[in-house]
Order: sequence, then structure tokens, then C1' cells
RNA sequence: UGGCGUGUAGCUCAACGGUAGAGCGUUCGACUGUUAAUCGAAUGGUUGUGAGUUCAAGUCUCGCUGCGCCAG
Repeated sequence: UGGCGUGUAGCUCAACGGUAGAGCGUUCGACUGUUAAUCGAAUGGUUGUGAGUUCAAGUCUCGCUGCGCCAG
């Protein structure tokens, strides 16, 4: 430098172009000699960034950018 993949909640990951969710975590409560475990509730997001297409974009298109792999 070129090609391919990838960027979504604190973490790991989902999400036919049509309300962005789950698990873990965190907080509160229940349970009990206490802790842990268990159970209930709550808490969670400018979807990397800037444009475009569309009635509607996390999703499609383009630029930029971080990361990974391959090639030179």
C1' cells in the first nucleotide's frame, strides 16, 4: 500500500430494511445465625464517525477511522 473481515449496554454477543434484545455484571429487596448460592425487581445504548438511498437504516451504498487476518 492492496484485498477480506470486524466495530451495537461496563464485558461477551444477538437483532428479515419496520418498537435495538439476551447472558454476565452493577444496585435494591426476599430468603438465613452470617456469607455464598437461589429467587424477585431495577439499572442499562449519540449502534466507531461523516454523508447518501428509502416513507423508514444497526442492517443497503460511499468516504474516513480503530482492530484482526492475508498478500506485497
Predicted 3D model of a 72-nucleotide RNA (transfer RNA) from an uncultured bacterium. Its Rfam family is "tRNA". Rfam classes the family as a transfer RNA. The coordinates come from a structure-prediction model, not an experiment, and the mean pLDDT is 82.